[in-house]
RNA sequence: GCGCAGGGCGUCUAGGGUUCCGCCCCCUCGGGGGGCCAGGUCCGAGAGACGCCGCCGGCGCGGCCAAUUCCGCGCGGGUACACGGCGGGACAAAAUCCCGGGAGAA
Repeated sequence: GCGCAGGGCGUCUAGGGUUCCGCCCCCUCGGGGGGCCAGGUCCGAGAGACGCCGCCGGCGCGGCCAAUUCCGCGCGGGUACACGGCGGGACAAAAUCCCGGGAGAA
């Protein structure tokens, strides 16, 4: 300097806005406005939590003529580290969502 990899899903939280509900204001009572309205529905983290799966590996058990080698089961272990714009995108809208473990930095 280059390449590959750093897995997936669910529930939740930090966080987020305003489609619906609620709340507040106005009205011709049909409706209109307000998220610098605590909330409910809703969105929601690579660098947050928990769980399940996957993957890697250890030990043990069983199967077939046989097994370190094939197939299956059980019990444990591992799955590290991670500073991060501007700008853009979707949904009603915004966001630690997506672009993105990106650009960049160390």

Background:
Guanidine-I riboswitch aptamer from Jannaschia formosa, 106 nucleotides, folded computationally. Its Rfam family is "Guanidine-I riboswitch aptamer". Rfam links the family to the GO term regulation of gene expression. Rfam 15.1 lists 1,509 matches to the family in 1,281 species. Its mean pLDDT, the model's own confidence on a scale to 100, is 85. NCBI's taxonomy places the organism under Bacteria, Pseudomonadati, Alphaproteobacteria, Roseobacteraceae, Jannaschia.